[in-house]
RNA sequence: GGUCCCAUCGUCUAGUGGUUAGGACACCUGGUUUUCAUCCAGGAAACCGGGGUUCGAUUCCCCGUGGGAUCA
Numbered sequence: 001g002g003u004c005c006c007a008u009c010g011u012c013u014a015g016u017g018g019u020u021a022g023g024a025c026a027c028c029u030g031g032u033u034u035u036c037a038u039c040c041a042g043g044a045a046a047c048c049g050g051g052g053u054u055c056g057a058u059u060c061c062c063c064g065u066g067g068g069a070u071c072a
Stems, first nucleotide, its partner, number of pairs: 001071007010025004018055001027043005048064005
C1' cells in the first nucleotide's frame, strides 16, 4: 500500500428503517441483617465524527478517525 471486518451505558453485549435504545456485571439509593456479605426493590448511565438517502437512520450509502484480520 491492497482487500475484508468491527466501533452502542464504566465493562461485556442485544437491537430486520418507526423500540421508552434492552440485558448482564459494576456503581448509587433504600429495604432485610447487630455489622459485612447475600437477597429484594428502585435509580443514574450509551449509539466514534461529518455528509448523503428517506416522511423517518443506531440500522442503508460515502468520506474520515480508531482498532483488528489477511495479502504483499
Model confidence (mean pLDDT): 81 of 100. The RNA shown here (transfer RNA) has 72 nucleotides and comes from a Candidatus Falkowbacteria bacterium. The organism belongs to Candidatus Falkowiibacteriota, within Bacteria. It matches the Rfam family "tRNA". About the family: Transfer RNA (tRNA) molecules are approximately 80 nucleotides in length. It is annotated as a transfer RNA.